[in-house]
RNA sequence: GGUCAGGCCCGGUGUGACGUCGGAAUGGCUAAUUCCGUCAGGACCGGAAGGUAGCAGCGGUACGCAGGACUGGCGUGUGCGCCGUAAGCCUGGCCCAC
Numbered sequence: 001g002g003u004c005a006g007g008c009c010c011g012g013u014g015u016g017a018c019g020u021c022g023g024a025a026u027g028g029c030u031a032a033u034u035c036c037g038u039c040a041g042g043a044c045c046g047g048a049a050g051g052u053a054g055c056a057g058c059g060g061u062a063c064g065c066a067g068g069a070c071u072g073g074c075g076u077g078u079g080c081g082c083c084g085u086a087a088g089c090c091u092g093g094c095c096c097a098c
Stems, first nucleotide, its partner, number of pairs: 001095008010084007017076007028065002035060004043052003
């Protein structure tokens, strides 16, 4: 000096970890401003039977709130695997020259 192999670095990719932004089955809370149902008491109509509206209470649901199995995107001084590896660095084998 050449060549080969391995490693580092670098690129790609798969799968995790972490961070971040979303989606989301399902359940919870939620009408103390205004929804729906049921409406004690009381009110109204009626001679009565009965009827009407309906407060509180109770039940339900919406807005909203906080979770959330699962899931998507992005990022990384991140783990592991695989592929590549032009150039660079390190290690070793072999060959050539002096």

The RNA shown here (Bacterial small signal recognition particle RNA) has 98 nucleotides and comes from a Candidatus Krumholzibacteriia bacterium. It matches the Rfam family "Bacterial small signal recognition particle RNA". Rfam describes the family as follows. The signal recognition particle (SRP) is a universally conserved ribonucleoprotein involved in the co-translational targeting of proteins to membranes. The organism belongs to Candidatus Krumholzibacteriia, within Bacteria.